The RNA shown here (transfer RNA) has 76 nucleotides and comes from Parcubacteria bacterium SG8_24. Rfam family: tRNA. Rfam links the family to the GO term triplet codon-amino acid adaptor activity.
[in-house]
RNA sequence: GGGCCCGUAGCUCAGCCGGUAGAGCGCCGCCUUUGCAAGGCGGAGGCAGCGAGUUCGAGUCUCGCCGGGUCCACCA
Numbered sequence: 001g002g003g004c005c006c007g008u009a010g011c012u013c014a015g016c017c018g019g020u021a022g023a024g025c026g027c028c029g030c031c032u033u034u035g036c037a038a039g040g041c042g043g044a045g046g047c048a049g050c051g052a053g054u055u056c057g058a059g060u061c062u063c064g065c066c067g068g069g070u071c072c073a074c075c076a
Stems, first nucleotide, its partner, number of pairs: 001072007010025004019056001027043005049065005
């Protein structure tokens, strides 16, 4: 330098053919216990790497950039 994949809640990830974002774990509260854990119930938390474009509408399509992974090439 080139190809491919990825970048969504604190973490790991899902989201079908564009229609307006969810799960598990973690966190907070309550119940249960002498207490802890486990279990049950409820709750908070993301505008989606950054920017632009298409569209009535984009996490989802297109382009640029940034970051990560992987394969290949180059380099003395």
The RNAcentral record of the sequence draws on ENA and MGnify.